[in-house]
RNA sequence: CAUCGGUCCCCCCGCAACGACGGUCCGCGAACUCCGUCAGAUCCGGAAGGAAGCAGCGGUAACGGUUCCCGACGUGUGCCGGGGUGCGGCGGGUGGGG
Repeated sequence: CAUCGGUCCCCCCGCAACGACGGUCCGCGAACUCCGUCAGAUCCGGAAGGAAGCAGCGGUAACGGUUCCCGACGUGUGCCGGGGUGCGGCGGGUGGGG
């Protein structure tokens, strides 16, 4: 001087971890001011029928929970995987020359 690869730094991608969020699922659940169905009873009608509608039931909102699962967000987490750049830092192998 050339070349090869190692390690650390920088950049990118992926994966994982953690945090908080949403979904799913479960619980509870609106006395009435959510929905539906409305027994009984009530009202209108000569009748046929109709109306409003409490309890009950079903559901929804809200609230609580959630190991696992799904989604998306973030990082002074990892040095896990892949890649890029610099002729960066450190050390090494080989060859040639002085």
About this RNA: Predicted 3D model of a 98-nucleotide RNA (Bacterial small signal recognition particle RNA) from a Natronospirales bacterium. Rfam family: Bacterial small signal recognition particle RNA. Rfam classes the family as a non-coding RNA gene. A reference for the family is Regalia et al. (2002), "Prediction of signal recognition particle RNA genes", Nucleic Acids Res. Gene Ontology terms of the family: signal recognition particle, plasma membrane targeting and SRP-dependent cotranslational protein targeting to membrane, signal sequence recognition. The model forms 92% of the base pairs in the Rfam consensus. Model confidence (mean pLDDT): 75 of 100.